[in-house]
RNA sequence: UUCUUAUCCAGAGAGGUAGAGGGACUGGCCCUAUGAAACCUCGGCAGCAGGCUUAUUGAAGCACUGUGCCAAUUCCAGCAAGCGUAACGCUUGAAAGAUAAGAA
Numbered sequence: 001u002u003c004u005u006a007u008c009c010a011g012a013g014a015g016g017u018a019g020a021g022g023g024a025c026u027g028g029c030c031c032u033a034u035g036a037a038a039c040c041u042c043g044g045c046a047g048c049a050g051g052c053u054u055a056u057u058g059a060a061g062c063a064c065u066g067u068g069c070c071a072a073u074u075c076c077a078g079c080a081a082g083c084g085u086a087a088c089g090c091u092u093g094a095a096a097g098a099u100a101a102g103a104a
Base pairs, nucleotide, nucleotide: 001104002103003102004101005100006099007098008097013042014041015040016039017038021031022030023029025078026077027076028075043070044069045068048066049065050064051062052061053060054059074096079093080092081091082090083089084088
């Protein structure tokens, strides 16, 4: 990097360095000098895989290890179908993306 499977309306931030961007992409809409990205420290959330415990039926628990995450539903939409519309809205399924595990 690619493929497969699962999940994505829940949850969880302080300090330091730094100094203008960030929210994948496009459009929208937001966040940001009352300090963006990035890095560091500490803390937290979650429970995918390993581990441990209980149970044994597929499960439940712990949070030790490997990851992940801590504005807004993946912030909303993007393609298709259906329903109702004056604008437009709602629902479902894809696509794209993210994370984990396995494989090449």
The RNA shown here (SAM riboswitch aptamer (S box leader)) has 104 nucleotides and comes from Fictibacillus aquaticus.
Lineage of the source: Bacteria > Bacillati > Bacillota > Bacilli > Fictibacillus.
Its Rfam family is "SAM riboswitch aptamer (S box leader)". Its family is annotated with regulation of gene expression in the Gene Ontology. From the family's description: The SAM riboswitch is found upstream of a number of genes which code for proteins involved in methionine or cysteine biosynthesis in Gram-positive bacteria.
The coordinates come from a structure-prediction model, not an experiment, and the mean pLDDT is 86.
Of the family's consensus pairs, 97% are formed in the model.
The sequence was found by an Rfam model in a public genome assembly.